[in-house]
Context: one part of a larger RNA
Molecule: small-subunit ribosomal RNA, 5' domain
Organism: uncultured prokaryote
RNA sequence: GAAUGAACGUUGGCGGCGUGGAUUAGGCAUGCAAGUCGAGCGAGAAGCUUUCCUUCGGGAAGAUGGACAGCGGCGCAAGGGAGAGUAAUGAGUGGAUUACUUGCCCCCAGGACCGGGAUAGCUGUGGGAAACUGCAGGUAAUACCGGAUAACAUCUCCGGAUCAAAAGGUGCGAUUCCGCCUGGGGAUAAGUCCGCGUCCUAUUAGCUUGUUGGUGGGGUAAUGGCCUACCAAGGCAAUGAUGGGUACCGGGCGUGAGAGCGUGGCCCGGCUCACUGGGACUGAGACACUGCCCAGACACCUACGGGUGGCUGCAGUCGAGAAUCUUCCGCAAUGGGCGAAAGCCUGACGGAGCAAUACCGCGUGCGGGAUGAAGGCCUUCGGGUUGUAAACCGCUGUCAGAGGGGAUGAAAUGCUAGGUGGCUAUCCAUCUAGUUUGACAUAUCCUUAGAGGAAGGACGGGCUAAGUUCGUGCCAGCAGCCGCGGUAAGACGAACCGUCCAAACGUUAUUC
Numbered sequence: 001g002a003a004u005g006a007a008c009g010u011u012g013g014c015g016g017c018g019u020g021g022a023u024u025a026g027g028c029a030u031g032c033a034a035g036u037c038g039a040g041c042g043a044g045a046a047g048c049u050u051u052c053c054u055u056c057g058g059g060a061a062g063a064u065g066g067a068c069a070g071c072g073g074c075g076c077a078a079g080g081g082a083g084a085g086u087a088a089u090g091a092g093u094g095g096a097u098u099a100c101u102u103g104c105c106c107c108c109a110g111g112a113c114c115g116g117g118a119u120a121g122c123u124g125u126g127g128g129a130a131a132c133u134g135c136a137g138g139u140a141a142u143a144c145c146g147g148a149u150a151a152c153a154u155c156u157c158c159g160g161a162u163c164a165a166a167a168g169g170u171g172c173g174a175u176u177c178c179g180c181c182u183g184g185g186g187a188u189a190a191g192u193c194c195g196c197g198u199c200c201u202a203u204u205a206g207c208u209u210g211u212u213g214g215u216g217g218g219g220u221a222a223u224g225g226c227c228u229a230c231c232a233a234g235g236c237a238a239u240g241a242u243g244g245g246u247a248c249c250g251g252g253c254g255u256g257a258g259a260g261c262g263u264g265g266c267c268c269g270g271c272u273c274a275c276u277g278g279g280a281c282u283g284a285g286a287c288a289c290u291g292c293c294c295a296g297a298c299a300c301c302u303a304c305g306g307g308u309g310g311c312u313g314c315a316g317u318c319g320a321g322a323a324u325c326u327u328c329c330g331c332a333a334u335g336g337g338c339g340a341a342a343g344c345c346u347g348a349c350g351g352a353g354c355a356a357u358a359c360c361g362c363g364u365g366c367g368g369g370a371u372g373a374a375g376g377c378c379u380u381c382g383g384g385u386u387g388u389a390a391a392c393c394g395c396u397g398u399c400a401g402a403g404g405g406g407a408u409g410a411a412a413u414g415c416u417a418g419g420u421g422g423c424u425a426u427c428c429a430u431c432u433a434g435u436u437u438g439a440c441a442u443a444u445c446c447u448u449a450g451a452g453g454a455a456g457g458a459c460g461g462g463c464u465a466a467g468u469u470c471g472u473g474c475c476a477g478c479a480g481c482c483g484c485g486g487u488a489a490g491a492c493g494a495a496c497c498g499u500c501c502a503a504a505c506g507u508u509a510u511u512c
Base pairs, nucleotide, nucleotide: 001512002511003510004509006508007507008506009505010504013362014361015360016359018357019355020354026318027317028316030315031314032313035074036073037072040071041070047064050061051060052059053058081273082272083271090198092196093195094194095193096192097191101189105186106185107184108183109182110181111180113147114146115145116144122137123136124135125134126133127132153162154161155160168178169177199245200244201243206236207235208234211233212232213231214230215229216228217227218226248270249269250268251267252263253262254261255260275296276295277294278293279292298309299308300307301306326352328351329350330349334348335346336345337344338343365395366394367393368392375386376385377384378383399453401448402447403446404445405444408441409440414435415434416433417432418431419430420429421428422427456501457500458499459498460497461482462481463480467496468495469494470493471492477484478483
């Protein structure tokens, strides 16, 4: 000099755009953060409508409707957070597939036949303070099961053997739209293996028995001591094994002429974790942040028998700390989940709020104005300086204030009308026109009043731009280094003056 996720001191007008729990991966009140589908299924409340009866209050029936729940499907493995662990089971980079999985999506080939028994909801009846739960009866499905069919699939001794499904939904009507099953290919995602380099320490020198290799078996989607039985006795190491310490890694970022050194916050890619430890289930995918089971610590409820919970999601709270924000608005946009769609959900996200926390921009006026006013300070007492600075005269109107207009972020989807294609069509696809959608923000323009509302901080011995007077008297104090202060201090304190930066200026910490 440059830099920072900074903090502290003094000061503080506006806007844009970023950033903001670095310490205790310490504990958490409260609300929200993952649902959706009635065009899979049984049942079905309120409401609306129709018919009938009525004592005019209402009641009954059918259709519509689709609340709270239930079965079923898809999603919940994404998105969001954090960096505890990890020195290699990681990440980076370059290869391999020898041995292989991939829901939804795209393309191609083929199929979808005949049957069955349950179960929740529900009804009845129990237990329990609650959480929850037992028994009996009965019911549906795109839930579940059996048989058939069976190849370009799987196994194979090459003879053969084996494996599926929902003709379900919508609609007047399905070859056509949405789905179901099998196989092949693609795309996407994931797993596994190999080479190379990847912090400090020898005041850590030997380490290893499933250890190193083989054979048989098991296990996995798949290779492999991954596991197991037997056999052999190997394997690693001063080119640093083993141990210890520290640490997520990279793209990048800071600095520097570069080489390098330091660093990994925000954003992007990967990894790991989810109160602590362990385990599997479901599934295309997890050994699963807001799933399950067990143990532990902690906290809460209890009728003492027993239960419940997990903010390292968004806000917020306590604690510790030098230190880090609102218990806000909205799904209008982008993206995601479900759905045929309308749509619903979305603390992702889009926005607003707070903080000079960083960077950038703008303003705090402009021109004139000397017998050089007054006041302050200095003085050789003549004057000098503050200083065109002020007063005063003329002008302007940025920003902020008040009032009014006004693009844009909106493209779609849906609805209505019309056209084209699918042999017909009210169905599907597509085109045109109209209509519909803004949480939040506002470019910019016009009018209006008035210089009015808007400047400080550090420093002035040298390094280093900028000095005088007074006070103090090795005291009080300053200080980054050299060093100042013991009676004329340009170095302490104050005043005046000056210098440098400026909505900031200094200090501290850290890096180059």